[in-house]
Context: one part of a larger RNA
RNA sequence: UGUUCGAAACUUGCGGAGGCUCUUCUCUAGUACGAGAGGACCGAGAAGAACGAACCUCUGGUGUACCAGUUGUCCUGCCAAGGGCACUGCUGGGUAGCUAUGUUCGGUACGGAUAAAUGCUGAAAGCAUAUAAGCAUGAAACCGUCUCUUAAAUUAGGUUUCGUAGCCGCAAGGCAAUAGACUCCCGGAAGAUUACCGGGUUGAUAGGCUCUCGGUGUAAGUCUAGUAAUAGAUUUAGCUAAAGAGUACUAAUCAGUCGAAUUUCUA
Numbered sequence: 001u002g003u004u005c006g007a008a009a010c011u012u013g014c015g016g017a018g019g020c021u022c023u024u025c026u027c028u029a030g031u032a033c034g035a036g037a038g039g040a041c042c043g044a045g046a047a048g049a050a051c052g053a054a055c056c057u058c059u060g061g062u063g064u065a066c067c068a069g070u071u072g073u074c075c076u077g078c079c080a081a082g083g084g085c086a087c088u089g090c091u092g093g094g095u096a097g098c099u100a101u102g103u104u105c106g107g108u109a110c111g112g113a114u115a116a117a118u119g120c121u122g123a124a125a126g127c128a129u130a131u132a133a134g135c136a137u138g139a140a141a142c143c144g145u146c147u148c149u150u151a152a153a154u155u156a157g158g159u160u161u162c163g164u165a166g167c168c169g170c171a172a173g174g175c176a177a178u179a180g181a182c183u184c185c186c187g188g189a190a191g192a193u194u195a196c197c198g199g200g201u202u203g204a205u206a207g208g209c210u211c212u213c214g215g216u217g218u219a220a221g222u223c224u225a226g227u228a229a230u231a232g233a234u235u236u237a238g239c240u241a242a243a244g245a246g247u248a249c250u251a252a253u254c255a256g257u258c259g260a261a262u263u264u265c266u267a
Base pairs, nucleotide, nucleotide: 005163006162007161008160009159010158011157015149016148017147018146021049022048023047024046025045026044027043033038051106052105053104054103055102059100060099061098062097066093067092068091069090070089071086072085073084074083075082076081110144111143112142117137118136119135120134166175167174168173180258181257182256183255184200185199186198187197188196205251206250207249208247209246210245211244212243214240215239216238221234222233223232224231225230
């Protein structure tokens, strides 16, 4: 842009893509079979492998925006307390997110038409013959069933709901308004941009603040003991990123743009 009025929401699926796996063990049964050695079909059940998808509760990884310890040096006048640099200085942990080696789940079963193959009835050809007419069984292959996607499927689908209206003009057409959409702004487990999703004061969308979870591991100051290093008490302290809840304190102000019935039919 189209889809023959304009919108919003929910859908159908012509078609396309994916998937379809394998192994071992137990029972049946040491049965059938076989002189023995050996050793089943059919059927039932249980584990697992690889592969795939989703996810982060658990186990781990990462986590240069969190916490602690510590070395050297410079600085804040000094002590103490801190800061900079040294690969994030080094080391020990670690929230969210992301993640696999972690967790959960998947392949089933069934139907249709068939292949090889096996049959029924049956003539040509008084017999016979699965075939010539007719009918049936039959495989991880095929078509469905399962998952994803798809109305641009130009045969452009369907359902529901919302809006349909005034003025000027002979007409062509023009102007305004509505359902709704967009610009703009605050953001996102969405994302290169775009798109998508949430929110925009009739508001919890983001930030801040408060509380909580989680992390670290007991801050500073003071007091006590010790000559001191240091230890103890105050103190399960102090600090704390991305998490959860609450709260309009801050920012989403104000505003602008687009936006529909023709020549059909019915009343």
The part of an RNA shown here (large-subunit ribosomal RNA, domain VI) has 267 nucleotides and comes from a Patescibacteria group bacterium. Taxonomically the source falls in Bacteria candidate phyla (Bacteria).